Description
A computed fold for a 73-nucleotide RNA from Oxytricha trifallax, annotated as transfer RNA. Its mean pLDDT, the model's own confidence on a scale to 100, is 81. It matches the Rfam family "tRNA". The family's RNA type in Rfam is transfer RNA.
RNA sequence: GCCCGCUUAGCUCAGUUGGCAGAGCGCUCGCUUAGUAAGCGAAAGGUCGGUGGUUCAAUUCCGCCAGUGGGCU
Numbered sequence: 001g002c003c004c005g006c007u008u009a010g011c012u013c014a015g016u017u018g019g020c021a022g023a024g025c026g027c028u029c030g031c032u033u034a035g036u037a038a039g040c041g042a043a044a045g046g047u048c049g050g051u052g053g054u055u056c057a058a059u060u061c062c063g064c065c066a067g068u069g070g071g072c073u
């Protein structure tokens, strides 16, 4: 330099032939216990990497940029 993948909650990751953003773990609160753990219930937590485009509408489609992983030379 060229090619391919990935970027979504604190962490690990789903998701959508374009129309409400989710799970597990963690954190917080409650129940339970003599107490702790476990178990059960609830709540909080997101500019869906950035920007522009298409569209009535974009996390989803397209371009560029950034970060990251891999391959080739």
Base pairs, nucleotide, nucleotide: 001072002071003070004069005068006067007066010025011024012023013022019056028042029041030040031039049065050064051063052062053061